[in-house]
RNA sequence: UGUCGAUAAUAGCACACCUGCCGAAAGGCUGGGCCGCAAAGUCAUGGAUCUAAAGCAAUUUUGCCAGGAUUGCCAGACUGCCGAA
Numbered sequence: 001u002g003u004c005g006a007u008a009a010u011a012g013c014a015c016a017c018c019u020g021c022c023g024a025a026a027g028g029c030u031g032g033g034c035c036g037c038a039a040a041g042u043c044a045u046g047g048a049u050c051u052a053a054a055g056c057a058a059u060u061u062u063g064c065c066a067g068g069a070u071u072g073c074c075a076g077a078c079u080g081c082c083g084a085a
Base pairs, nucleotide, nucleotide: 004083005082012037013036017032018031020029021028022027035072041078042077043076045075046074047073048070049069050068055064056063057062
C1' cells in the first nucleotide's frame, strides 16, 4: 500500500413514528427520534421498484406512460476512519 473486517478504539449516519414546509402523487427537506449500518458517504450510470400531474386511449369510470422518485433495493463508479486475525 492492497485485500480484509475484530466483543478493538476514535468518530459518523439515522429506520419506523411524530412536528412544520414543498409536491398531483411517489417522495423530499426540517426538528425530534434511534431500527439498524464498515461506507446507511457521493453519483440516478445499468437493472429493479414506486407514483401518474400533463399527455394518449377508451368512455363517465378505467388503462397506458417518466421527462418525477427510491443510493437504508441490487450492482457499478469515485472518495474516506482505524488496523486485530